[in-house]
A computed fold for a 166-nucleotide RNA from uncultured Pygmaiobacter sp., annotated as Lysine riboswitch aptamer. The source organism's lineage runs through Bacteria, Bacillota, Eubacteriales, Oscillospiraceae and Pygmaiobacter.
RNA sequence: GGUAGAGGCGCGCUGUUGAUGAGUCGCCGGGGGGAGGCCGAAAGCCUGAGAAUCCCGGUAAAAGGCACCAGCGCCGAAGUGGAGAGGUCAAACCCUCUGCUGGGUCUGCAUCGAACAGGUGCAGGACUGUCCCCCCGGCAUUGCCGGGCCGGGGGGGAGCGCUAUU
Numbered sequence: 001g002g003u004a005g006a007g008g009c010g011c012g013c014u015g016u017u018g019a020u021g022a023g024u025c026g027c028c029g030g031g032g033g034g035a036g037g038c039c040g041a042a043a044g045c046c047u048g049a050g051a052a053u054c055c056c057g058g059u060a061a062a063a064g065g066c067a068c069c070a071g072c073g074c075c076g077a078a079g080u081g082g083a084g085a086g087g088u089c090a091a092a093c094c095c096u097c098u099g100c101u102g103g104g105u106c107u108g109c110a111u112c113g114a115a116c117a118g119g120u121g122c123a124g125g126a127c128u129g130u131c132c133c134c135c136c137g138g139c140a141u142u143g144c145c146g147g148g149c150c151g152g153g154g155g156g157g158a159g160c161g162c163u164a165u166u
Stems, first nucleotide, its partner, number of pairs: 001166005008075001010074006017067002026059007036046003078101007086093001102128002105125008130157010
């Protein structure tokens, strides 16, 4: 260098179904109200044959996000900060470079979100996997030291890591 693997409520993508979204947006009818309203700008459009707005009645969604299940790709899986390029009215989205994060979970704050769901960021807690160092016990060995394997305790590091094989 190559190949194959491990961490576990493990990561990401797609699809069916379901709940939520919501009796909400919108549309229609009626009443109050009395000059504004829509559109990112201009232009344009609606409006005294009644705007904004409030109430009553009828009808009545959708998307993102979520859950189960199924399938697919995987173990820097993936997420995110910065910069650049494409794209856009602006975004979303995609690519390149670079920084951070081992993983899930809980709590607090901030933010997105209809939401008390969930996502993301920061901080903290215990847990967990892995490697390094130290200590203890056991196994095998005739005995001892060292080494090997298994288990326990303490401390520390980071995935460009770890294990096996070549």